[in-house]
RNA sequence: UACUGAAAAAGGCAAACUUAUUGAAAGAUAGGGGCGCAAAGUUAUGGGCCUAAGGUAUUGAACUAUGGCAGCCAAACCACCGGU
Repeated sequence: UACUGAAAAAGGCAAACUUAUUGAAAGAUAGGGGCGCAAAGUUAUGGGCCUAAGGUAUUGAACUAUGGCAGCCAAACCACCGGU
């Protein structure tokens, strides 16, 4: 450096649910919690998904991201331990 995760060690992250705060909502942050994860680390770049305040339209239904999701799939960047 490339490939890889069989056994092992040290550690790491944290779903649902829940409490508080925040937000129009989706969601986010912190505490509890622990379903799982070898990138469940970072980035909304491509696809996908969620929401629709504002806007458009309107009798109503509806449409729309400039708001989100990286624990949906790719991509880019970076990284611990072991093996080859």

The prediction has a mean pLDDT of 86.
The RNA shown here (c-di-GMP-I riboswitch aptamer) has 84 nucleotides and comes from Paenibacillus sp. Leaf72.
Lineage of the source: Bacteria > Bacillati > Bacillota > Bacilli > Paenibacillus.
It matches the Rfam family "c-di-GMP-I riboswitch aptamer". Gene Ontology term of the family: cyclic-di-GMP binding.
RNAcentral holds the sequence, with entries from Rfam and Ribocentre.